RNAcentral holds the full RNA, with entries from ENA. This is a predicted structure of a 505-nucleotide part of an RNA (small-subunit ribosomal RNA, 5' domain) from an uncultured bacterium. Its mean pLDDT, the model's own confidence on a scale to 100, is 86. Rfam family: Bacterial small subunit ribosomal RNA. Gene Ontology terms of the family: ribosome and structural constituent of ribosome.
[in-house]
Context: one part of a larger RNA
C1' cells in the first nucleotide's frame, strides 16, 4: 500500500446491485419444505335436471356433475443444506472398459394370444390410554400367478469368415434347452412385452498432480501372488477353501498431526505466497453407530430394521421424535437477518389436458456488511459585521464564510398518469407494485461528520497539568514556558463515512 462473508468507537441523508451463524455437524417450541393421476382399479359420495306420488311439509325413481379413504402407477434416488469426515484414484487432468449398467427421451424391428387364485377397501366382530392392531364374510384391476407363440435375446454344441488390446470381440450357419406382455377411453391417440441403436447419467481401472512432522524407520498375515470358486451390472483377496512366501520402505513406507478437492479469489512487476465465504462442478454427510429392502437408480436428510444417548406422550402394559431444508428459538460467541409475498416468470414432479404440488425459485423485509452512484445548494456579497481565539495591543486570524440580494430544484415530501418483465394460436393471466418511470406542484427549507496535526506524515498556537494525569505503530512525550498530555481556537486528510482491531499478500 492493497485485501475481507468482519468486528468495536464515534456519527449516519437517498438509491442501484451484491453479501449476510467464520463460533455449538449443540439442543430445538410451532408452521411448511414431495407430491400427483378418476384416461388403470373395484368401491362411497351423490349436484343440476327429468318423471311419478303427495297428507304440499315432502318422497321415490332416473340421472350422473363434484369429491376421495384404499388397491395400482410415476415421483418421493432431483431440487435444497452442510463441511463433521476423509491426505484417499477423493480431487484435478489424460487415458482405458475387449470387464460394465441405464427408468424417463428419440430413432427402429417383431409382438400385445388364452387362463387362473387371492387381497386391500367396505361388512361383521373383536383387542389397546394411545400407537396400532386381530380374526372371519365379499370384491376389483395396466396388481399377482399359470400355459401358448418366439422375429428376437440367453445359454451350451459344432463349423466358417473378418477384426484384434492376454483373458478375447463382431457376425454366419445347424442343432438344444430356455424366456415376454395390459389394456383405458371422448376412437385415434396414450400405454404395454421382447429387441436392436442413440443420447443422457453413471459404476470400476491406470499414469501425473495434490499439506506439516524423521523429536514418526522399519511396516504387513487376506498381508503379496496363484489355482479353484462364491458374489457383482462388471474387472479384482471384495469374499472363501487350498498352495506358495511373498508385498512396502530414505525417490520417506508405517505412524502422528492438520484439511473437504477444483474451477476460482486477494496479492504481487513477475515468480511466488496465502487462500478456498457467495457461484459454478465433484465428494462426502443428514441425532450416533450398524444393517438390509424395494428400485432403471439408495444402502436413502423430511423411507424400513437393530443397538445407543437425548427429548416428549403414557391408564406403566407401551409408544413417538431426528431443522447440516425456509423461516424461527435457547445456547455458545467480538459477530451474521423476517416465524414475510407469490408460483406471475425459469425449471422440476404427477397428469392425455384442465390442473395440482414446488421455503428451488421469483421478489420483498431487516444490517453502511461492501461496491458504484447521488445530495446535504449556486453565483454575487467587505463595515473585512457581531462573536470566538491570538496579540508586540498596532492589529492578526476565523472570513466570502455569515448576514444581505438573486436564482436553481438532485434527492426526500405531495398530487396526476403509470409500465416492461405475458410467452405458449383467441381469451385470460403479475406476488413484485401503484413500485420503476414521466408531469406538475411547494420550497434553501429535511441531510456532516471522523481522524490526526513533535518525526516518519499532510497539517500550531493558547490556557490547564507538573514523570502526576495521561499518551503511543517506531524513535520517545510528561519533573514549572509540553507545538507530543487534556482543553479551546485554528489547520491538515478523508467525507456518508471516519478511525482502531484481528488476519493475509
Nucleotide at each position: 500500500g492493497g485485501a475481507c462473508g468482519a468486528a468495536c468507537g464515534c456519527u449516519g441523508g437517498c438509491g442501484g446491485c451484491g453479501u449476510g451463524c467464520c463460533u455449538a455437524a449443540c439442543a430445538c417450541a410451532u408452521g411448511c419444505a414431495a407430491g400427483u393421476c378418476g384416461a388403470g382399479c373395484g368401491a362411497a359420495u351423490g349436484a343440476a335436471g327429468u318423471u311419478c306420488c303427495u297428507u304440499c311439509g315432502g318422497g321415490a325413481a332416473c340421472g350422473g356433475a363434484u369429491u376421495u379413504a384404499g388397491c395400482g402407477g410415476c415421483g418421493g434416488a432431483c431440487g435444497g443444506g452442510u463441511g463433521a469426515g476423509u491426505a484417499a484414484c477423493a480431487c484435478g487432468u489424460g487415458a482405458g472398459u475387449a470387464a460394465c449398467c441405464u427408468g424417463c427421451c428419440c430413432c427402429u424391428g417383431a409382438a400385445u394370444c388364452u387362463g387362473g387364485a387371492a387381497u386391500a377397501a367396505a361388512c361383521c366382530a373383536g383387542g389397546g390410554a394411545a400407537a396400532c392392531u386381530u380374526g372371519g364374510u365379499c370384491u376389483a384391476a395396466a396388481a399377482c400367478c399359470g400355459g401358448a407363440u418366439g422375429u428376437c435375446g440367453g445359454c451350451a454344441c459344432c463349423a466358417c469368415a473378418c477384426c484384434u488390446c492376454c483373458u478375447g470381440g463382431u457376425g454366419u450357419u445347424u442343432u438344444g434347452c430356455u424366456g415376454a406382455a395390459a389394456u383405458a377411453u371422448u376412437c385415434a391417440u396414450a400405454g404395454u412385452u421382447c429387441g436392436g441403436g442413440g443420447a443422457u447419467g453413471g459404476g470400476c481401472u491406470c499414469g501425473c498432480g495434490u499439506c506439516c512432522c524423521a523429536u514418526u524407520a522399519g511396516c504387513u498375515u487376506g498381508u503379496u501372488g496363484g489355482c479353484g470358486g462364491g458374489g457383482u451390472a462388471a474387472u479384482g483377496g471384495c469374499c472363501c477353501a487350498c498352495c506358495a512366501a511373498g508385498g512396502c520402505u530414505a525417490c520417506g513406507a508405517c505412524g502422528g498431526g492438520u484439511a473437504g478437492g477444483u474451477g476460482g479469489u486477494c496479492u504481487g512487476a513477475g515468480a511466488g505466497g496465502a487462500u478456498g465465504g457467495u457461484c459454478a462442478c465433484c465428494c462426502a454427510c443428514a441425532c450416533u453407530g450398524g444393517g438390509a429392502c424395494u428400485g432403471a437408480g439408495a444402502c436413502a436428510c423430511u423411507g424400513c430394521c437393530c443397538a445407543g444417548a437425548c427429548u416428549c406422550c403414557u391408564a406403566c402394559g407401551g409408544g413417538a421424535g431426528g431443522c447440516u431444508g425456509c423461516a424461527g428459538u435457547c445456547g455458545a460467541g467480538a459477530a451474521u437477518c423476517u416465524u414475510c409475498c407469490g408460483c406471475a416468470a425459469u425449471g422440476g414432479g404427477c397428469g392425455c389436458a384442465a390442473g395440482c404440488c414446488u421455503g428451488a425459485c421469483g421478489g420483498a423485509g431487516c444490517a453502511a456488511u461492501g461496491c458504484c452512484g447521488c445530495g446535504u445548494g449556486a453565483g454575487g456579497g467587505a463595515u473585512g459585521a457581531a462573536g470566538g481565539c491570538c496579540u508586540u495591543c498596532g492589529g492578526g486570524u476565523u472570513g466570502u464564510a455569515a448576514a444581505c440580494c438573486u436564482c436553481u430544484g438532485u434527492c426526500a415530501c405531495c398530487u396526476g398518469g403509470g409500465a416492461c418483465g405475458a410467452a405458449a394460436u383467441c381469451a385470460a393471466u403479475g406476488a413484485c407494485g401503484g413500485u420503476a418511470c414521466c408531469a406538475g406542484g411547494a420550497a434553501a427549507g429535511g441531510a456532516a461528520g471522523c481522524c490526526a496535526c513533535g518525526g516518519c506524515u499532510a497539517a500550531c498556537c493558547a490556557c490547564g497539568u507538573g514523570c502526576c494525569a495521561g499518551c503511543a505503530g517506531c524513535c520517545g512525550c510528561g519533573g514549572u514556558a509540553a507545538c507530543a498530555c487534556g482543553u479551546g481556537g485554528g489547520u491538515g486528510g478523508c467525507g456518508a463515512g471516519c478511525g482502531u482491531u484481528a488476519u493475509u499478500c